[in-house]
RNA sequence: GAUGAACGCUGGCGGUAUGCUUAACACAUGCAAGUCGAACGGAAUCUUCGGAUUUAGUGGCGGACGGGUGAGUAACGCGUGAGAAUCUACUCUUAGAUUGGGGACAACAGUUGGAAACGACUGCUAAUACCGAAUGUGCCGAAAGGUAAAAGAUUUAUCGUCUGAGAAUGAGCUCGCGUUGGAUUAGCUAGUUGGAGUGGUAAUGGCACACCAAGGCGACGAUCCAUAACUGGUCUGAGAGGAUGACCAGUCACACUGGGACUGAGACACGGCCCAGACUCCUACGGGAGGCAGCAGUGGGGAAUUUUCCGCAAUGGGCGAAAGCCUGACGGAGCAAUACCGCGUGAGGGAGGAAGGCUCUUGGGUCGUAAACCUCUUUUAUUAGGGAAGAAGAUCUGACGGUACCUAAUGAAUCAGCAUCGGCUAACUCCGUGCCAGCAGCCGCGGUAAUACGGAGGAUGCAAGCGUUAUCCGGAAUCAUUGGGCGUAAAGCGUCCGCAGGUGGCCAGAUAAGUCUGUUGUUAAAGCAUGGGGCUUAACCCCAUAUCGGCAAUGGAAACUGUUUGGCUAGAGUAUGGUAGGGGUCAGGGGAAUUCCCAGUGUAGCGGUGAAAUGCGUAGAUAUUGGGAAGAACACCGGUGGCGAAAGCGCCUGACUGGGCCAUAACUGACACUCAUGGACGAAAGCUAGGGGAGCGAAAGGGAUUAGAUACCCCUGUAGUCCUAGCCGUAAACGAUGGACACUAGGUGUUGCCCGUAUCGACCCGGGCGGUGCCGUAGCUAACGCGUUAAGUGUCCCCCCUGGGGAGUACGCACGCAAGUGUGAAACUCAAAGGAAUUGACGGGGGCCCGCCAAGCGGUGGAGUAUGUGGUUUAAUUCGAUGCAACGCGAAGGACCUUACCAGGAUUUGACAUCCCGCGAAUUCCCUUGAAAGGGGGAAGUGCCUUCGGGAGCGCGGAGACAGGUGGUGCAUGGCUGUCGUCAGCUCGUGUCGUGAGAUGUUGGGUUAAGUCCCGCAACGAGCGCAACCCACGUUUUUAGUUGCCAUCAUUUAGUUGGGCACUCUAGAGAGACUGCCGGUGACAAACCGGAGGAAGGUGUGGAUGACGUCAAGUCAGCAUGCCCCUUACGUUCUGGGCUACACACGUACUACAAUGCUUCGGACAGAGGGUCGCCAGGCCGCGAGGUCGAGCUAAUCCCGUAAACCGAGGCUCAGUUCAGAUUGCAGGCUGCAACUCGCCUGCAUGAAGGCGGAAUCGCUAGUAAUCGCCGGUCAGCAUACGGCGGUGAAUACGUUCCCGGGCCUUGUACACACCGCCCGUCACACCAUGGGAGUUGGUCACGCCCGAAGUGGUUACCCUAACCGUAAGGAGGGGGACCCCUAAGGCAGGGCUGAUGACAUGGGGUGAAGUCGUAACAAGGUAGCCGUACCGGAAGGUG
Repeated sequence: GAUGAACGCUGGCGGUAUGCUUAACACAUGCAAGUCGAACGGAAUCUUCGGAUUUAGUGGCGGACGGGUGAGUAACGCGUGAGAAUCUACUCUUAGAUUGGGGACAACAGUUGGAAACGACUGCUAAUACCGAAUGUGCCGAAAGGUAAAAGAUUUAUCGUCUGAGAAUGAGCUCGCGUUGGAUUAGCUAGUUGGAGUGGUAAUGGCACACCAAGGCGACGAUCCAUAACUGGUCUGAGAGGAUGACCAGUCACACUGGGACUGAGACACGGCCCAGACUCCUACGGGAGGCAGCAGUGGGGAAUUUUCCGCAAUGGGCGAAAGCCUGACGGAGCAAUACCGCGUGAGGGAGGAAGGCUCUUGGGUCGUAAACCUCUUUUAUUAGGGAAGAAGAUCUGACGGUACCUAAUGAAUCAGCAUCGGCUAACUCCGUGCCAGCAGCCGCGGUAAUACGGAGGAUGCAAGCGUUAUCCGGAAUCAUUGGGCGUAAAGCGUCCGCAGGUGGCCAGAUAAGUCUGUUGUUAAAGCAUGGGGCUUAACCCCAUAUCGGCAAUGGAAACUGUUUGGCUAGAGUAUGGUAGGGGUCAGGGGAAUUCCCAGUGUAGCGGUGAAAUGCGUAGAUAUUGGGAAGAACACCGGUGGCGAAAGCGCCUGACUGGGCCAUAACUGACACUCAUGGACGAAAGCUAGGGGAGCGAAAGGGAUUAGAUACCCCUGUAGUCCUAGCCGUAAACGAUGGACACUAGGUGUUGCCCGUAUCGACCCGGGCGGUGCCGUAGCUAACGCGUUAAGUGUCCCCCCUGGGGAGUACGCACGCAAGUGUGAAACUCAAAGGAAUUGACGGGGGCCCGCCAAGCGGUGGAGUAUGUGGUUUAAUUCGAUGCAACGCGAAGGACCUUACCAGGAUUUGACAUCCCGCGAAUUCCCUUGAAAGGGGGAAGUGCCUUCGGGAGCGCGGAGACAGGUGGUGCAUGGCUGUCGUCAGCUCGUGUCGUGAGAUGUUGGGUUAAGUCCCGCAACGAGCGCAACCCACGUUUUUAGUUGCCAUCAUUUAGUUGGGCACUCUAGAGAGACUGCCGGUGACAAACCGGAGGAAGGUGUGGAUGACGUCAAGUCAGCAUGCCCCUUACGUUCUGGGCUACACACGUACUACAAUGCUUCGGACAGAGGGUCGCCAGGCCGCGAGGUCGAGCUAAUCCCGUAAACCGAGGCUCAGUUCAGAUUGCAGGCUGCAACUCGCCUGCAUGAAGGCGGAAUCGCUAGUAAUCGCCGGUCAGCAUACGGCGGUGAAUACGUUCCCGGGCCUUGUACACACCGCCCGUCACACCAUGGGAGUUGGUCACGCCCGAAGUGGUUACCCUAACCGUAAGGAGGGGGACCCCUAAGGCAGGGCUGAUGACAUGGGGUGAAGUCGUAACAAGGUAGCCGUACCGGAAGGUG
């Protein structure tokens, strides 16, 4: 785009078309074929007696047309084009004839049978009914001769009848070509093929019959099976094509199913006959009737298809002389939006952009000029009036129809839906729902913010329709003629030979089949196209014109192809001479090695592995020496070297033999190429028979490994491997690349032969031909790549492919001894499967480099305690954090508060914010009740500003808007943070390369801590990171000198004071370090190594600083925030409790286990901090925690504040101790409203575990580890935690093998949620389709036998018999019966093909969010994988 459509929703009108696609299922009822009295007799009625009308019957013509349907048919059925051996009623033209006779039968009358349908007998009768005779142009025959027609009627003018000839029309027959699928249908055929004969027909013909011959068809697809009416056309398409064959038109076939003939011009006959069968109906049971695939209509089937209408007015048909009659053909109307076409549902104005709906950021936006409202019109509608054409043919005649059309009136009046809105694809928001309900053409939507589901608003598209479904074509170059492919995506047969077939070198002649061209015929009409015309337009209808192509006939051309004739040598082959070779077959020979046997020497092991064990060995192995035997394979040479068609071929020699290459150019003269079917060869494994058997070695046995180990490893070992003869016929049989020929740059190896040059010769150098490799141009290719050995450019021939799975399976067939091989589907299922390349990620891949590791020191893991977590418990033990990267984390400090949890008591505009109204100053204090919150009562108090109205602030009360929520979602978010990782990376612009993803830059060579720098380079630059800039520390200069300092001068208990600012210090500003200098190495670089100088040397040390990104990482409970939820509660408040529980498990710490220690006494040295609700000197009291009095300090001034380890001295002497300090008891202190649950501290007493810690594991490379104390924040109080500070102060680093993490390059990949990936097979469960299957049951086909209706034909001696012959008898002829042949249906039997169903716990297959077992494959997938084959095993699979 289309449809004979159907379904859903909706529906105003008209015109024109169309309307059982299914059950060729069954049919009630009515109608659809009659007509003629001018062929005939009779009857009835009427009569003006002249006749007229009607008609059952005889007779004629027509019922073979028209109408329906598409079952059958794969065929001369149809289409197209030819043809000869034919017929043709009615019609037309033409020639002639129409003479004279005869006998019957209906009707009718009578008798009679039957229920009916329908008959029977006797008698009468007419004709254009029937029959002789005559004539005859005709026909037959060589001729003679034979044969053979007719009908009359009436209105007197015609009509009819007969015989010829011709035409037209129609029909029959024959032939060429075309006409669906299947080869898993390959052979078919007996009247079959042909002959001559006879019969038959209108006519040819095996059409039929007898005889003779043995033919005929088939790979150019016979036969068989399935399907199907064919065509003009129709739909689609640019076309070529593809699909289709409704309506209209041509042909065919059929008429309940099957068979048959009769009549006739024509039939084997839709509304005729006979028979058989099935079905239906009537019946008096004896017998009869019927055939809608005609028009209506009914039932049924179905998703589905109309009125039991009007009329012969028109067109056409039958009959008739005509009038006319008949006509469900036809003309019309009805029903159906079934289709096409046309029209309408109003037009113009109209913004307060109304109301209302929807949305909303609350401003608005949108429906929307849309409505209302104003003006106008009347197509349509309704009513009324007029009113056709269609009629030919003078009159008359119209079903449609009072229709079309015209006029007038009324009044915007009567008239809009459907689908869609994620992308494709025009059109977006809200609500509801929450992987539910649902949608879906494909991709895919839906798991709480759905433009995708449902509703709404809006929008888009089409519109009396709109969507959906079904089917066809297109897009689809996706079967490719136009117009595809086959190295890796599906696809080259394993290789060769070769018949048919296809294709084929050069020159000339002929021919004209192909080819080209002219003309002629035909290709019906309709349709399509073009141009006109008619309905108001269009659809529709009419007229004219045009045309490709096909077929046939005929004329011409001769280049090409074909055919044919004659020649040629360039293709091909032969010959001669050389030459290389693991080419093949057979025979003989050889040595090394292995194993075995014998003997010697010799002694305890050997062998084997990752490590072992099984095994062998004191009965003497292994080892070694000598001798012997056997079988198999042939080291080195050996090579992208050689040969062969491929498979394949390797010790030496011989025999036989195939092919190649080179040279010569003697011979043949296109002999060629390819090849369906066919044939030959064909690794390994395997099979049969017979040998052989050393080594190796499926299976098998044993040992290991392992969770298991039907494996990998080891020890044995049978088939087999070998030979002979025969099968098998497959391999990842691979260059994954069919063969032949020609053309199209080169370079460089190698192999064989020849030639030139040179030489004595071999080399060298140059050239030609053949083979075999690598690189590469053009070109090709999706890319990878190929590239004179093409995957380039062309020609020819063959095989093969058409999404993945199912499946190389099933069935069938062929071959095979078997294994199996060849050929080779479908149902069902998926939306992919696949190729090449790219970027990542990953690897039990590789290379380089860091940390880590290693070397060391000290810990953790064991104990006690602290603390956090899990778990458990509980009314509650609030919540969050969960590998590293949660667990002394949020929490820089839970007795109340905090607090979010629990129990109970209260409260509801609220504890908190804003707005409104009213009252009151605010506020303070007291009493009472209560656990408190809260409730009740009382007292004090009258402020500030003012324009005197009031206002600000605060408190109380009231109403409603609202508040409030640590309720949910960190997977809706912002912000912040962790982590990889302070790792060195991550990117961009332009350019270049690539079809593209992308690449390049960023890779490479060096170097660095570093993508740091240098060099090179199709790249050149740039950005975020690195580094530097910042802070602190280390040296120094300068400025300044209080609260700091004190060298010099005084002074003091004391830098206390005067004085000073040199020093220290403080804190501002500077300097300094840059590989700057020297030597070496390096590439003349970057840089590295060493050195000098220097306080410091190669980033000086430490911090701050965290690229692009990853983890849906963490946080809604810090804060903010969308949405959802609660609103006398999930809000708020109070008291009490809980977060502190305790069998247990884990993390992080503290303290220890002691003598490098503990304890007592004495003595020394910091830094950095903090302090007024504070730090607190000092004095006094207390053993002490602390208390009390009290100076100073808002701090370089005063205070915290004695630092500790350390040093000196004493004690302890290796013990559960003078170690360790848990636990517990008693007595106290402090903070606080309050230390019971549940704080810290002190004193006395008590004195647990613990004697250095299993597997495992952590930190640290120098002022570091270790060790020692000090301070701070939080805080009323509470620190073993956290964050800082200084003191003392080590050991070790060979090195990069390994563990772990990371970076760069490279490689493989079936991964991309990215190895925590992917993925295979068995088993179990559910569902689906399918194969086999004892059978069961249908369909169909042919054959054999039996029976055999009707009927044609034949025979007939039986019966009957008007016309003719005959005087008659009788004959001729006819009819009936009987018989014969053929034969439908039926019966019996065995088959072929095909369908349905089918026990079977049947076979495999497919599918299915979370089943079981393993881990086969993808990385070296942890034993490289895969192919063929054989064996074995739960399974993937393993082994040979």
The RNA shown here (small-subunit ribosomal RNA) has 1440 nucleotides and comes from an uncultured cyanobacterium. The prediction has a mean pLDDT of 83. The sequence is in RNAcentral, with records from ENA, Greengenes and SILVA.